Large-subunit ribosomal RNA, domain I from a bacterium, 593 nucleotides, folded computationally. Rfam family: Bacterial large subunit ribosomal RNA. Its family is annotated with ribosome and structural constituent of ribosome in the Gene Ontology. The prediction has a mean pLDDT of 82.

Context: one part of a larger RNA
RNA sequence: AGCAUACGACGGAUGCCUUGGUACUCGGAAGCGAUGAAAGACGUGAUUACCUGCGAUAAGCAUCGGGGAGCUGGAAAUAAGCUUUGAUCCGGUGAUGUCUGAAUGGGGAAACCCAGUGGGGUUAAGAGCCCACUACUCCGUGCUGAAUAUAUAGGCAUGGUAGAGCGAACCUAGGGAACUGAAACAUCUAAGUACCUAGAGGAAUAGAAAUCAAUUGAGAUUUCCAAAGUAGCGGCGAGCGAAAUGGAAAUAGCCUAAACCAAAUUAAUCAUAUGGCCUGUAAGCUUCGAUUGUUUGGUGUUGCGGGAGCUUCUCGCACUUAUUACAGUAAGUGCAAAGAGUUACAAAACAACUUGUUAGUUGAACAGUCUGGAAAGACUGACCAUAGACGGUGAUAGUCCGGUAAACAAAAGCUUGUUGUCUCUUUGAAGAUUUCCCAAGUAGCGCGGGACACGAGAAAUCCUGUGUGAAUCUAGGAGGACCAUCUUCUAAGGCUAAAUAUUACCGAGUGACCGAUAGUGAACUAGUACCGUGAGGGAAAGGUGAAAAGUACCCCGACGAGGGGAGUGAAAUAGUCCUGAAAUCGUAUGCUU
Numbered sequence: 001a002g003c004a005u006a007c008g009a010c011g012g013a014u015g016c017c018u019u020g021g022u023a024c025u026c027g028g029a030a031g032c033g034a035u036g037a038a039a040g041a042c043g044u045g046a047u048u049a050c051c052u053g054c055g056a057u058a059a060g061c062a063u064c065g066g067g068g069a070g071c072u073g074g075a076a077a078u079a080a081g082c083u084u085u086g087a088u089c090c091g092g093u094g095a096u097g098u099c100u101g102a103a104u105g106g107g108g109a110a111a112c113c114c115a116g117u118g119g120g121g122u123u124a125a126g127a128g129c130c131c132a133c134u135a136c137u138c139c140g141u142g143c144u145g146a147a148u149a150u151a152u153a154g155g156c157a158u159g160g161u162a163g164a165g166c167g168a169a170c171c172u173a174g175g176g177a178a179c180u181g182a183a184a185c186a187u188c189u190a191a192g193u194a195c196c197u198a199g200a201g202g203a204a205u206a207g208a209a210a211u212c213a214a215u216u217g218a219g220a221u222u223u224c225c226a227a228a229g230u231a232g233c234g235g236c237g238a239g240c241g242a243a244a245u246g247g248a249a250a251u252a253g254c255c256u257a258a259a260c261c262a263a264a265u266u267a268a269u270c271a272u273a274u275g276g277c278c279u280g281u282a283a284g285c286u287u288c289g290a291u292u293g294u295u296u297g298g299u300g301u302u303g304c305g306g307g308a309g310c311u312u313c314u315c316g317c318a319c320u321u322a323u324u325a326c327a328g329u330a331a332g333u334g335c336a337a338a339g340a341g342u343u344a345c346a347a348a349a350c351a352a353c354u355u356g357u358u359a360g361u362u363g364a365a366c367a368g369u370c371u372g373g374a375a376a377g378a379c380u381g382a383c384c385a386u387a388g389a390c391g392g393u394g395a396u397a398g399u400c401c402g403g404u405a406a407a408c409a410a411a412a413g414c415u416u417g418u419u420g421u422c423u424c425u426u427u428g429a430a431g432a433u434u435u436c437c438c439a440a441g442u443a444g445c446g447c448g449g450g451a452c453a454c455g456a457g458a459a460a461u462c463c464u465g466u467g468u469g470a471a472u473c474u475a476g477g478a479g480g481a482c483c484a485u486c487u488u489c490u491a492a493g494g495c496u497a498a499a500u501a502u503u504a505c506c507g508a509g510u511g512a513c514c515g516a517u518a519g520u521g522a523a524c525u526a527g528u529a530c531c532g533u534g535a536g537g538g539a540a541a542g543g544u545g546a547a548a549a550g551u552a553c554c555c556c557g558a559c560g561a562g563g564g565g566a567g568u569g570a571a572a573u574a575g576u577c578c579u580g581a582a583a584u585c586g587u588a589u590g591c592u593u
Stems, first nucleotide, its partner, number of pairs: 001592009015578001016543002020514002022511007029503002031166002039100003042055003046078002050074002061094006070082003105114003115134006136163002138160007170201001171199005181188001185235001211218002222249005232240002253495003256439001260298006267292004275286003278328006303473001305438004310431004316335007337426005349421005356414003360408003366381005382399002384388001390402003444468008454480001475490005530537002550577001553565004
């Protein structure tokens, strides 16, 4: 030195475990914010570095409920205290809530600096101190007020539970790539995707046919299944890719504009009597009038066209008004009857009952022997079960503990629904087809683009930058160029629940999901330490034991480190720790050289 054996050192694989993750299901909730958010800074404890909680009332204050013996957070220890006159703890509602931050009195290199106005106490007087208010925009009201006379612009004050900012995805809209594929690449594709911006809601969008269909018919929208990878589009390449229709989910329909009537209006023009004052007759009045515009109320809302206007019939009762009298007519008020209603179709509040939720309560049934450190194991014999889910307990527990099934519970807040108060509405029918209306720079058309599965094509349909430019029911649009016939619908105004999408957050659960190089980057002081000027990048790190019972005391040593005894424990080669592989390094012995 090599080989072998034994015992160690180093190291942290493997096994087992799980506080943490991950994917999904069901339900809730879908927002917070000038009443100052999200996110932070700095403080705050008897001792306090970190985390958690809280805010100068600072691990907390008040009150209303729950609960019932211990308590002063993670987190030991000591000290000092609290508590059956009900603490700690759990839930509801309040109070307090420094400074920054939309940040809003002005400024600013966030957590800082400096003010004004009013009030307060203090002082001999001040300064300083304390409290409140003081940003901008929009809306309302009032006061002022230029060029410029009336006025307007502007200014000032005041009121607003108006706005702003934050937030995971979902949604709508305005912009909008490239890599890539086409085996290159330019039309095309990727893709109206990623991304940017604006805005909204708990969903959003859409939505009650100028829709489809095809000679039969259907009857708003949305979503799913099929139709169908079909019809089509396409350097007819790569690729893109419907609809009708059928079946399901869910269902809900409405309001304006206009014609006409009435009222208001020094907004404009005209009129002074052959006008007007509801009609007729008689009397009376005199600026009460006409047309147009605007505003308000009534009416009206449709495609077997509808409505207005006109004519006829019918009208629940009472009262009032319309210059006066009589007769009619019209409008209004009240009562009665009927109907409807707060998610659209008008809109607000209250009460009672009720559903759920935010603390909780009750809750069945087992013992012995054996092994063992420990019984839940084994054996023997029982019991409960609307409860044999799950977790814990010194090994594997239906009957030990917490729970589970089931049944109950709320002073206060939120919430579901019903009822009532309440609010609102209310003649209907027929006829004639003569008069009026039925959404205009719109439809359509030319040119240029875009969207439609559809790339300009035979290219309908939809949107519109530009230029032109209709019709009003004997009308107009559509049925994939266009024309006719036929069918069907009524654009150019608006609202509308549900079925659908998503999950930052809360609750309950599930897994042929992971088990510490896995699973989130993060099971631990984790977006921490650390790196970077910065945007940003971004770790490692779990396990003593059932219980600290965490090794009193003695000896060596330097009043060390470490070790030897002793002690605890089932175990100490469980002593900072479960198990403890390999590489690697030793010691002892044997053999070989």